[in-house]
Molecule: RNase P RNA; transfer RNA
Organism: uncultured Thalassovita sp.
RNA sequence: GAGGGCCGGAUGGCCGCUUGGGUCUUACGACCCGGGAGGAAAGUCCGGACUCCACAAGGCAAGGGUGCCGGGUAACGCCCGGCGGGGGAAACCCCAGGGAAAGCGCCACAGAGAACAGACCGCCUUCAUGCUUCUACGGGGGCGCAGAAGGUAAGGGUGAAACGGUGGAGUAAGAGCCCACCGCGGGACUGGCAACAGGACCGGCACGGCAAGCCCCACCCGGAGCAAUGCCGAAUAGGGGCCUCGCGCGGGCAUGAUCGGGUCCGCCCGAUAUCACCGCAGGGUCUGCCUUGACCCAGAGGCCCGGGUUGGCAGCUGUAGGCGCGUCGGCAACGGCGCGUUCAGAUGAAUGGUCAUCCAGAGGGGGCAACCCCUUGGACAGAAUCCGGCUUACAGGCCCUC
RNA sequence: GCACCCAUAGCUCAGCUGGAUAGAGCGUUGCCCUCCGAAGGCAAAGGCCGCACGUUCGAAUCGUGCUGGGUGCGCCA
Numbered sequence: 001g002a003g004g005g006c007c008g009g010a011u012g013g014c015c016g017c018u019u020g021g022g023u024c025u026u027a028c029g030a031c032c033c034g035g036g037a038g039g040a041a042a043g044u045c046c047g048g049a050c051u052c053c054a055c056a057a058g059g060c061a062a063g064g065g066u067g068c069c070g071g072g073u074a075a076c077g078c079c080c081g082g083c084g085g086g087g088g089a090a091a092c093c094c095c096a097g098g099g100a101a102a103g104c105g106c107c108a109c110a111g112a113g114a115a116c117a118g119a120c121c122g123c124c125u126u127c128a129u130g131c132u133u134c135u136a137c138g139g140g141g142g143c144g145c146a147g148a149a150g151g152u153a154a155g156g157g158u159g160a161a162a163c164g165g166u167g168g169a170g171u172a173a174g175a176g177c178c179c180a181c182c183g184c185g186g187g188a189c190u191g192g193c194a195a196c197a198g199g200a201c202c203g204g205c206a207c208g209g210c211a212a213g214c215c216c217c218a219c220c221c222g223g224a225g226c227a228a229u230g231c232c233g234a235a236u237a238g239g240g241g242c243c244u245c246g247c248g249c250g251g252g253c254a255u256g257a258u259c260g261g262g263u264c265c266g267c268c269c270g271a272u273a274u275c276a277c278c279g280c281a282g283g284g285u286c287u288g289c290c291u292u293g294a295c296c297c298a299g300a301g302g303c304c305c306g307g308g309u310u311g312g313c314a315g316c317u318g319u320a321g322g323c324g325c326g327u328c329g330g331c332a333a334c335g336g337c338g339c340g341u342u343c344a345g346a347u348g349a350a351u352g353g354u355c356a357u358c359c360a361g362a363g364g365g366g367g368c369a370a371c372c373c374c375u376u377g378g379a380c381a382g383a384a385u386c387c388g389g390c391u392u393a394c395a396g397g398c399c400c401u402c
Numbered sequence: 403g404c405a406c407c408c409a410u411a412g413c414u415c416a417g418c419u420g421g422a423u424a425g426a427g428c429g430u431u432g433c434c435c436u437c438c439g440a441a442g443g444c445a446a447a448g449g450c451c452g453c454a455c456g457u458u459c460g461a462a463u464c465g466u467g468c469u470g471g472g473u474g475c476g477c478c479a
Stems, first nucleotide, its partner, number of pairs: 001402007009358007017036008038380001042391002045389005050225004057291004063221005068082005083097001084095004098216002103214002105210003120156002122152006130143005164182005183205001184203003189198003229314004239305007248280004257272006282297005307478003321343001322341008359378001361376006403475007412428004421459001430446005452468005
């Protein structure tokens, strides 16, 4: 320096709080015995158990999430092991780590050019031209400024990024134009469960980045949450307004009812309405649609205003349990088996206060030192249905490994 | 307890399909105008875009984690 684990005041007295059991008491209550915050109880960020929504079955769409591979787990975005990439001298650490040759979009400023790119400076050739020099007068060589036509992408410059890199050959100058190595793409074959690693050989380079932009691919997810939900009790104006979808057809169905008419007064004829139940159709609920199936329908559902009450019981703590020990399997996470322990359940919300002694720690004084005396003083934080994780906060101390 | 939203100048807000100078109105300050004030005109100051880390060439904007503030949800009929 790095990684991991643990503790995070101890003991006793006194006074209190809460809860389970027991004894006594008609009851109120009293007494005895036992339990009583955390590693994060926190953030509510993931995953479940449990309860209700109909008993949540199948498909499609939308939305959300996850994202190398294998394993662990009830499950996970968690954990373990491995692979690849990056950092470090090393121990070790970090990675939202699928797809950019499916498509769309974006890449500001600067710069010549920013995505099937481009030519500003430069380099080179030719033409025309000026000076100078040689000359056998035909012409040749050298230098320079500005110009025209063309070649080039080595070098400079811009940028986060400039369309492979280094060296050589080649050329007027240059260029994968060609060659060697490296990189890149494909890849028989080999190893590995896989991610992946190695790689004969082939291709002269074609393929920039961004998906924590849209998107594509694979996999997962119904919604709400203990203020869920069920029961009891108290109280009130068991109230009002608005919106949506409905109140269909047939049987039952008849002299039993009502109305009208007739009558030999016994009754007869016609019309109308009709409960339960049954059938058909329709609608609603199953948080978008469809199917299956279930329930409901003369009402059902939603929103708003107003009123009453801020009570009790269950859920509620015992389990995919936790903790301790042993053993077996596994590199490990973890799993199997056996034994022991029964481990908070409050609700205007308990788990506290004080005193004494001690233990770390800090400051001061004395002493050569061991040590002694005085003062101070223990972080973060507090259950609220319960578990498994992650993240965040945390004075100080101890242990192990490298 | 549970669910959800917001944070940009002193105040109220825009910008949030990334492009570097972050804007608007009110307010503040200074100057002009006026005898003085108000109104009006001109100009200026004032921002680590709540904080930190990350993605990206580049973050107010995208992602994650914190901080602070706010809202709603009980039962009966």